[in-house]
RNA sequence: GCCCGGGUGGCGGAAUUGGUAGACGCGCCGGACUCAAAAUCCGGUGGUGGUGACAUCGUGCGAGUUCGAGUCUCGCCCCGGGCA
Numbered sequence: 001g002c003c004c005g006g007g008u009g010g011c012g013g014a015a016u017u018g019g020u021a022g023a024c025g026c027g028c029c030g031g032a033c034u035c036a037a038a039a040u041c042c043g044g045u046g047g048u049g050g051u052g053a054c055a056u057c058g059u060g061c062g063a064g065u066u067c068g069a070g071u072c073u074c075g076c077c078c079c080g081g082g083c084a
Base pairs, nucleotide, nucleotide: 001083002082003081004080005079006078007077010026011025012024019067027045028044029043030042031041032040046057047056048055049054060076061075062074063073064072
């Protein structure tokens, strides 16, 4: 240099054909149980603003297509693999 795969919460990891982003697990927070703890069980858990209803932002970065993009197209950055 060329080719292929990937980048989504605090972490791992889903999201069919473009149609409610974050299922599920871990972690964390609250509770139950216990003398106390561990284990187990139940509930909650993206950021910002707001007393609140709610609003707004969010899939590596920037742009494009579309009524609508994590998903498609283009450029760039980063990680892994292959070829030279």